[in-house]
The prediction has a mean pLDDT of 75. A computed fold for a 432-nucleotide RNA from Tritonibacter multivorans, annotated as Bacterial RNase P class A. Of the family's consensus pairs, 94% are formed in the model. Rfam family: Bacterial RNase P class A. Rfam classes the family as a ribozyme. Its family is annotated with dimeric ribonuclease P complex, ribonuclease P activity and tRNA processing in the Gene Ontology. A source record names the gene rnpB.

């Protein structure tokens, strides 16, 4: 210098003016609640986000606990208030390495599944192939006999030596081919051909020893393979978990309509030529008006504390109270906390302990903004200069900052993020 790996940090800056929210202080107003003005201080993030885990807190349910069901977690050890988070370690996989990744308990408890291809996908079985036996052939072998001396050629044989076809019976799983996966792998011995049938090594299982808290690792012995994969299908084992959430929850106030209950006041007069009802009558009809209604009047009521009037309501209109629920507004919850920063101690680390310093948003249709000046990264650009020739550096001009903003709080995870800075490490090249 190039190519990479791991970790940490920043993420527009400074100032003026105007404005917004708020703690505190001062002054003023108001009976008070509270309001106004001024001053000082503070005023979004590394993710405030997704709301995915774990808690604090609150209410509801519930003796505690256990069991069942349901949900979650799942190598080992440690950290923590807790966790599905973090740290360290083991094992497995990837990379040349730094390093990265991990749905990493159990498949000899049981059920289920294993597409396509392939003969066969799980109590094994056998498509091609290989081998043996038998039967029938062929080649082969044999050469009676015949002959024109060139040859033609029957029966028997196939045992020892060899090749081969068809069919039947049997052996085999080494080889072929399929698949994500083929019933241990490689080599040898062995065999008719083969095979854990036997042997060595590896793998696997069991037992023992050693190291380690453990996961696990190393070594030894035994077993002849019996035990394919999937638990991210059900299941088994261990551990954890009651539900809802600050719109939780508590308190205060107001107004309107309605509900339940209680209290106060009132429950009076008229009309039967209004309906019903009752009495009488064969009926038309006559009579009555307690009761159920209707109509009218009045007492009474309704505006604002009192008086009066118009209008309206009216014998039930009205007045008052209690209860529970809803609506609206206000207060509490609400932000000093598993808090931040620095140093020291212990620990490989996560983290823990000690000391010192600091206070760092609490809004509620919801403040944190606007503007001006100076500076400014990315990026774009130049007919300038340098150059190791790489649009690399210098200089000039333009340009003007990513993702995104609290809403009870905290610990995590995940996702988004222009660009920049720092530290450590790996590989290669060059120089000394």
């Nucleotide at each position: 210098g190039c190519a990479g790996a791991g970790g940490g940090c920043c993420g527009g800056a400074u100032g003026g003016c105007c404005g917004c929210g708020u703690u505190g202080g001062a002054g003023g107003g108001g009976c008070a609640a509270c309001c106004c003005u001024c001053c000082c201080g503070c005023g979004a993030g590394g993710a405030a986000a997704g709301u995915c885990c774990g808690g604090a807190c609150u209410c509801c349910c519930u003796a505690a606990a256990g069991c069942a069901a349901c949900g979650g977690u799942g190598c080992c050890g440690g950290g923590u208030a807790a966790c599905g988070c973090c740290c360290g370690g083991g094992c497995a996989g990837g990379g040349a390495a730094a390093c990265c990744u991990g749905a990493c308990g159990g498949a000899a408890a049981g059920c289920g599944c294993c597409a396509c291809a392939g003969a066969a996908a799980a109590c094994a079985g056998a498509c091609c192939g290989c081998c043996c036996u038998g039967u029938c052939g062929a080649a082969c072998c044999a050469g009676a006999g015949g002959u024109u001396c060139g040859c033609c050629g029957a029966a028997a044989g196939u045992u020892c030596a060899u090749u081969u076809g068809a069919c039947a019976g049997g052996g085999u799983a080494a080889g072929g081919g399929u698949g994500a996966a083929a019933c241990g792998g490689u080599g040898g011995a062995g065999u008719a051909a083969g095979a854990g049938c036997c042997c060595a090594c590896c793998g696997c299982g069991c037992c023992c020893c050693u190291g380690g808290c453990a996961a696990c690792a190393g070594g030894g012995g035994c077993g002849g393979c019996a035990c394919g994969g999937c638990a991210a299908g059900c299941c088994c084992c261990a551990c954890c978990g009651g539900g809802a959430g600050c719109a939780a929850u508590g308190c205060c106030a107001a107004a309107u309509a309605g509900g339940a209950c209680c209290c106060c006041c009132g429950c009076g007069c008229g009309g039967g030529c209004c309906g019903g009802u009752c009495g009488g009558g064969c009926a038309a009809c006559c009579g009555a008006u307690a009761c159920c209604g209707c109509c009218g009047c009045u007492a009474g009521g309704u505006a604002u504390g009192c008086u009066u009037u118009a209008a309206c309501c009216g014998a039930g209109a009205g007045g008052g109270g209690u209860c529970g629920g809803g609506u609206u507004g206000g207060c509490a919850g609400c932000u000093a906390g598993a808090g931040g920063c620095g140093c020291c101690u212990g620990g490989c680390a996560a983290c823990a302990g000690g000391c010192g310093c600091c206070c760092c948003a609490g809004a509620u249709g919801a403040a944190u903004g606007g503007u001006c000046a100076u500076c400014g990264a990315a990026c774009c650009u130049u007919g300038g200069c340098c150059u190791u020739c790489g649009g690399g550096g210098c200089a000039g001009g333009g340009g003007g900052a990513a993702c995104a903003a609290g809403a009870u709080c905290c610990g995590g995870c995940u996702u988004a993020u222009a660009g920049g800075c720092c530290c450590u490490c790996u590989g290669c090249g060059c120089a000394a």